[in-house]
RNA sequence: AGCAUGUGAUGCGGUUUGACAGAGCGAAAGCGCUGCCAUACCUCAUCUCAUGCAAG
Numbered sequence: 001a002g003c004a005u006g007u008g009a010u011g012c013g014g015u016u017u018g019a020c021a022g023a024g025c026g027a028a029a030g031c032g033c034u035g036c037c038a039u040a041c042c043u044c045a046u047c048u049c050a051u052g053c054a055a056g
Stems, first nucleotide, its partner, number of pairs: 002053005008047004013042003017038002020035003024031002
């Protein structure tokens, strides 16, 4: 060089919950749809650091 484990950071995607906006259906109560913001979780990728293995 290489391999394994773990910490942290960033990003793509998915899911959960909540706020806001838009138009639609409905007599009403309500209903689902779209957009956007936030929250938590999951997968993957990149980077950083630490430890160990291996080699010398």
Model confidence (mean pLDDT): 75 of 100.
RNA, 56 nucleotides, folded computationally.